[in-house]
RNA sequence: UCCCCCGUAACUCAACUGGUAGAGUGCCUGUCUGUUAAAUAGGUGGUUACAGGUUCGAGUCCUGUCGGGAGAG
Repeated sequence: UCCCCCGUAACUCAACUGGUAGAGUGCCUGUCUGUUAAAUAGGUGGUUACAGGUUCGAGUCCUGUCGGGAGAG
C1' cells in the first nucleotide's frame, strides 16, 4: 500500500426480508437464611464507533473517517 471481517447496555452477545433496540451476566431493592453465599421476585441500564447519503422509516443498505482483528505484497 491492497483485500477481508468486526464495532449495539459496565461485560459477553442477539435483533429474520429495512418497520417499537433485546437476552444473559453485572449493579440496586425485596423475600428466604442465625449471617454471608446460593435460590427467587422486581427494578436499573443505549448518541447502535463517528460524519454524511438513500428511504415514509436505517443497528440493518450506500459513501467517507476512526479503532480492533486476520491475510497478501
RNAcentral holds the sequence, with entries from ENA. This is a predicted structure of a 73-nucleotide RNA (transfer RNA) from Prevotella sp. It matches the Rfam family "tRNA". Rfam describes the family as follows. Transfer RNA (tRNA) molecules are approximately 80 nucleotides in length. Its family is annotated with triplet codon-amino acid adaptor activity in the Gene Ontology. Rfam classes the family as a transfer RNA. The coordinates come from a structure-prediction model, not an experiment, and the mean pLDDT is 80.